[in-house]
RNA sequence: GGGGUGGUAGUCUAGCUUGGUCUAGGAUUCCGGCCUCGGGCGCCGGCGACCGGGGUUCAAAUCCCCGCCACCCCA
Numbered sequence: 001g002g003g004g005u006g007g008u009a010g011u012c013u014a015g016c017u018u019g020g021u022c023u024a025g026g027a028u029u030c031c032g033g034c035c036u037c038g039g040g041c042g043c044c045g046g047c048g049a050c051c052g053g054g055g056u057u058c059a060a061a062u063c064c065c066c067g068c069c070a071c072c073c074c075a
Stems, first nucleotide, its partner, number of pairs: 001074007010028004020058001030046005051067005
């Protein structure tokens, strides 16, 4: 330099191929409550996210373009 895959809560991940019932689901961490002599476990509840910018569209995590970052392959 060329090609490919990916980027979503503190962490891990689903959703993208079929745009709409997603103000985004699950697990875990954290916080609160119940339970306990107390703690843990368990149960219930809460906080918390679409890499950045632009475009298409009535509507974008999802489609298109540019950029950034990570990994893999080729040179």
This is a predicted structure of a 75-nucleotide RNA (transfer RNA) from a Nanobdellota archaeon. Model confidence (mean pLDDT): 81 of 100. Rfam family: tRNA. RNAcentral holds the sequence, with entries from ENA and MGnify. RNAcentral records the identical sequence in 2 taxa. The source organism's lineage runs through Archaea, Nanobdellati and Nanobdellota.